[in-house]
């Protein structure tokens, strides 16, 4: 080496839960792989860690050991994306606002636009008249004196022979102070009235008049240019918070392939 027989070993593996731990049944990857029993309130075991029992294969294409690939699957919370919420900043970009030329309209203008110039008014200050309006007064006017304001005093009183005279109280009138009205009228005084007139001062708009000059100029309406324009919105940038399902990062575990390596006995030739 080669052939026959036979042996250990194969005949699925792997993850995550479970478990003190391994393996099963249940789930999910992988891909094609032998039957029957047992099993989630289990099922059978202990580092050589499914058990009982059949069948097939068998030292290699098929066993084992290494590296490599890498489907699937776990942890982490790193929260980098993706979501959510608040703030910020400039940049875009729509809205919006302003200004500017251009165009369309309707208006006005050589019966002088727009501008400019000079007076004045409109504004303030102060003073003066004249109003008006408040207020005091005066005038009017009501009321008002037991006696110590006037009248005129009945009655009584006094004087007187009498004629007559005095003084005088109630009453009547009437008035003074005082208390009230008060329309008009007179006088004095006030001022955040009003109108004129004089002096002064502001001199931004606005108006009115003269004058210069000589041709545009007011509204709206598009688009267009432009803005250290307050703003609203979206984008895209940054910050702080939050979520934790996907995506990624990192750890881990890893079937299917791929490559090397390794592993008997007994006969015979």
């Nucleotide at each position: 080496c080669c052939g026959u027989g036979c042996u250990a070993g194969g005949c699925g593996g792997g993850g995550a839960c479970g478990u003190a731990g391994c393996g099963g049944c249940g789930c999910c990857c992988u891909g094609a792989a032998u039957c029957c029993g047992c099993a989630a309130u289990c099922c059978g075991c202990u580092u050589u860690a499914g058990c009982g029992g059949g069948g097939c294969u068998g030292a290699a294409u098929u066993c084992c050991c290494u590296c490599u690939c890498g489907a699937g699957g776990g942890g982490u919370g790193c929260a980098g994306g993706c979501c959510c919420c608040g703030g910020g900043u400039c940049a875009g970009u729509g809205c919006c606002c302003c200004a500017u030329a251009u165009g369309g309209u309707c208006g006005u203008g050589u019966c002088g636009a727009u501008g400019g110039u000079c007076a004045g008014g409109u504004c303030c200050c102060g003073u003066u008249g004249c109003g008006a309006u408040g207020u005091c007064g005066g005038c009017c006017u009501g009321u008002g004196a037991a006696c110590c304001a006037g009248g005129u005093c009945a009655g009584g009183u006094c004087c007187g022979g009498a004629a007559g005279g005095a003084a005088g109280c109630a009453g009547c009138c009437u008035u003074a102070a005082g208390c009230g009205g008060c329309a008009a009228c007179c006088g004095g005084c006030a001022g955040g009235c009003g109108c004129a007139g004089c002096g002064g001062g502001a001199g931004g708009g606005c108006u009115u008049g003269a004058c210069c000059g000589g041709a545009g100029u007011g509204g709206u309406c598009a688009g267009a240019u432009g803005g250290c324009g307050a703003g609203c919105g979206c984008u895209a940038c940054c910050c702080g918070g939050g979520a934790a399902a996907c995506c990624g990062a990192u750890c881990u575990c890893g079937a299917c392939g791929g490559a090397g390596g390794g592993u008997g006995c007994a006969c015979g030739g």